Transfer RNA from a Phycisphaerae bacterium, 73 nucleotides, folded computationally.
[in-house]
RNA sequence: GCGGCGGUAGCUCAACUGGCAGAGCGUCGGCCUUCCAAGCCGAUGGCUGCGGGUCCGACUCCCGCUCGCCGCU
Numbered sequence: 001g002c003g004g005c006g007g008u009a010g011c012u013c014a015a016c017u018g019g020c021a022g023a024g025c026g027u028c029g030g031c032c033u034u035c036c037a038a039g040c041c042g043a044u045g046g047c048u049g050c051g052g053g054u055c056c057g058a059c060u061c062c063c064g065c066u067c068g069c070c071g072c073u
Stems, first nucleotide, its partner, number of pairs: 001072007010025004019056001026044006049065005
């Protein structure tokens, strides 16, 4: 330099063909318990890496950039 995959909540990851962004863990409060843990109930989360474009509508499609991993030269 070229190619492939990936960047979404504090963490690990979803989101089918473009159609209201979710789950688990975590955190906080409560119940329970002599206390803690476990269990149960409730609450708490986002400029979807950045900038543009297409579209009625973009995490999704197109272009550029950027960061990480892998391969090729």
Its mean pLDDT, the model's own confidence on a scale to 100, is 81.
It matches the Rfam family "tRNA". By type it is a transfer RNA. About the family: Transfer RNA (tRNA) molecules are approximately 80 nucleotides in length. Its family is annotated with triplet codon-amino acid adaptor activity in the Gene Ontology. On this family, see Hou, Trends Biochem Sci 1993: "The tertiary structure of tRNA and the development of the genetic code".
The organism belongs to Phycisphaerae, within Bacteria.